A computed fold for a 72-nucleotide RNA from Neolewinella agarilytica, annotated as transfer RNA. The RNAcentral record of the sequence draws on ENA and Rfam. Rfam family: tRNA. It is annotated as a transfer RNA. The source organism's lineage runs through Bacteria, Saprospiria, Saprospirales, Lewinellaceae and Neolewinella.

[in-house]
RNA sequence: GGUCUCGUAGUACAACGGAUAGUAUACAGGUUUCCGAAGCCUGCGAUGGUGGUUCGAUUCCACCCGAGACCA
Numbered sequence: 001g002g003u004c005u006c007g008u009a010g011u012a013c014a015a016c017g018g019a020u021a022g023u024a025u026a027c028a029g030g031u032u033u034c035c036g037a038a039g040c041c042u043g044c045g046a047u048g049g050u051g052g053u054u055c056g057a058u059u060c061c062a063c064c065c066g067a068g069a070c071c072a
Base pairs, nucleotide, nucleotide: 001071002070003069004068005067006066007065010025011024012023013022018055027043028042029041030040031039048064049063050062051061052060
């Protein structure tokens, strides 16, 4: 330098173009206990950026940024 894949809560992952973007875990509070742990309940928190297509974009397209694989 070329081709391809990926980028979503703190972390690990979901989401036919249409549900309030979901689950687990972590964190905080409550319950329970002599005190903890575990369990149960509640809360918190995310789509890399800018444009485009569309009635509607996490999803499709272009460029940029970042990560990775292969080729040279």